The RNA shown here (transfer RNA) has 72 nucleotides and comes from Bacteroidales bacterium Phil12.
Formats: sequence, C1' cells, structure tokens
RNA sequence: GCCGUUGUAGCUCAGUGGUAGAGCACUUCCUUGGUAAGGAAGAGGUCUCGAGUUCAAUCCUCGACAACGGCU
Repeated sequence: GCCGUUGUAGCUCAGUGGUAGAGCACUUCCUUGGUAAGGAAGAGGUCUCGAGUUCAAUCCUCGACAACGGCU
C1' cells in the first nucleotide's frame, strides 16, 4: 500500500428495514441473628461518527475513525 471481518447497556453477546433484548454485573425490597445462596421489582443504550436511499435505517449504500486478521 491492497483486501476482508468486527464496532449494540459496565462486561460478553443476540437482533437484521417497522421506534432494541438476553446472561452476568448494578440499585431497592423479601428471606437470614448476620453473610452467601435464593425470590420479586427496577434503573441503565445519541445501536462508533458523518452523509445518502426509504413513509420509516441498528439493519441497505458511500465515506471517516478504531480494533483484529490476511497478502505484498
């Protein structure tokens, strides 16, 4: 230099055009003499950034950035 993959909650990951979910973690409550475990409820996300297509974009197209891999 060229090519490819990935970017979603604090962490690990789903989702694939119709206004976003799980597990763990966190908060409150129940239970216990007190922890741990268990149960109930809850909070937390400009879906990396910009532009385009569309009635509508996390999803499609283009560009930028970052991480990883391959080739030279």
Rfam family: tRNA.